[in-house]
Context: one part of a larger RNA
RNA sequence: UUGGGCCUAAAGCGUUCGUAGCCGGACAAGCCAGUCUUGAGUGAAAUCGAUGCGCUUAACAAAUCGACGUGCUUGAGAUACUACUUGUCUAGAGACUGGGAGGGGUUAGGGGUAUUCCGGAGGGAGCGGUAAAAUGUUAUAAUCUCCGGAGGACCACCUGUGGCGAAGGCGUCUAACCAGAACAGGUCUGACGGUGAGGAACGAAAGCUAGGGGAGCAAACCGGAUUAGAUACCCGAGUAGUCCUAGCUGUAAACGCUGUGAACUAGAUGUGGCAUAUUCUUCGGGAAUGUGCCGUGUCGGAGUGAAGACAUUAAGUUCACCGCCUGGGAAGUACGGUCGCAAGGCUGAAACUU
Numbered sequence: 001u002u003g004g005g006c007c008u009a010a011a012g013c014g015u016u017c018g019u020a021g022c023c024g025g026a027c028a029a030g031c032c033a034g035u036c037u038u039g040a041g042u043g044a045a046a047u048c049g050a051u052g053c054g055c056u057u058a059a060c061a062a063a064u065c066g067a068c069g070u071g072c073u074u075g076a077g078a079u080a081c082u083a084c085u086u087g088u089c090u091a092g093a094g095a096c097u098g099g100g101a102g103g104g105g106u107u108a109g110g111g112g113u114a115u116u117c118c119g120g121a122g123g124g125a126g127c128g129g130u131a132a133a134a135u136g137u138u139a140u141a142a143u144c145u146c147c148g149g150a151g152g153a154c155c156a157c158c159u160g161u162g163g164c165g166a167a168g169g170c171g172u173c174u175a176a177c178c179a180g181a182a183c184a185g186g187u188c189u190g191a192c193g194g195u196g197a198g199g200a201a202c203g204a205a206a207g208c209u210a211g212g213g214g215a216g217c218a219a220a221c222c223g224g225a226u227u228a229g230a231u232a233c234c235c236g237a238g239u240a241g242u243c244c245u246a247g248c249u250g251u252a253a254a255c256g257c258u259g260u261g262a263a264c265u266a267g268a269u270g271u272g273g274c275a276u277a278u279u280c281u282u283c284g285g286g287a288a289u290g291u292g293c294c295g296u297g298u299c300g301g302a303g304u305g306a307a308g309a310c311a312u313u314a315a316g317u318u319c320a321c322c323g324c325c326u327g328g329g330a331a332g333u334a335c336g337g338u339c340g341c342a343a344g345g346c347u348g349a350a351a352c353u354u
Base pairs, nucleotide, nucleotide: 004325005324006323007308008307012322014202015201016200017199021195022194023193025089026088027087028086029085030084033082034081035078036077037076038075039074040073041072042071048066049065050064051063054060092192093189094188095187096185097184098183104178105177106176107175108174109173110172111155112154116150117149118148119147120146121145122144126137127136163170164169207248208247209246210245211244212243216242217241222236223235224234259321260320261319262318263317264316267299268298269297270296271295272294273293274292275291276290277289278288279287280286303310304309327354328353329352336347337346338345339344
């Protein structure tokens, strides 16, 4: 429990693309399917209302008239809206052109410091580690200093509630290739749009398969401590893994705990991009200030909200479409289905209990 909800109480799919469906800008004409008006037929009886016939009255019941029958079929008419057809438009959407911005993606090549290891030289007793220690390491010369080499991973400063990306995410330099957004122009197309059940693609870390690679770090494991114990925290070691290539997995507090799109509704202030005007200028791809559009923050009015708070990046006022919720536990379990090599994922109950 069909009405109301989904930031924090249960509830927004991790994200995007997109099929069906649903919804859809402006003008004109046509049509009359939906819609509206009206006529006819049909729409059982009982029931209901009026009248008042029969039981002594009433209840009850007969008869007549009316109402109801919200519907269906058929005829005529209306044409605002919706649908359909035709034509037109440019404010939505897209294309094009231009100069800029960006850690956007892929591939290849180059560079940098540091750690570790190896070789050489110097040096000669400790080093390392901790709250304190010990394990460990060192006369087969360590730690430390200098020079040279190897190899793997990473990319300090710049770094910024700064940028880019649908999300996951992205940070040394150069090149090639690929993609997206903003701004400006207003050249072109002319509603081509919005959402999106199924579906497809992408999707951190960990994990899996095969082949490489392995410096540092480090689950497991082994030692040393601590402790009553210490399967931990601290210390010394250390394997998977972390890295690359090709596949699989498909989950996260995948978070803004806030679905997507559109319109409307006070402002103030920072910051990134583009355009533009003025001023300054070392004339540079420079700077400052104002304005417009877009992005990203902070504050705040109305309004909303249980409050915290949100507040033109809405949780305000509305519309379109999708997803989801319905006490706690049992349980994201069982069973079945499906996907996966597996781990497991997706779908997803009930008894019982409270």
The part of an RNA shown here (small-subunit ribosomal RNA, central domain) has 354 nucleotides and comes from an archaeon.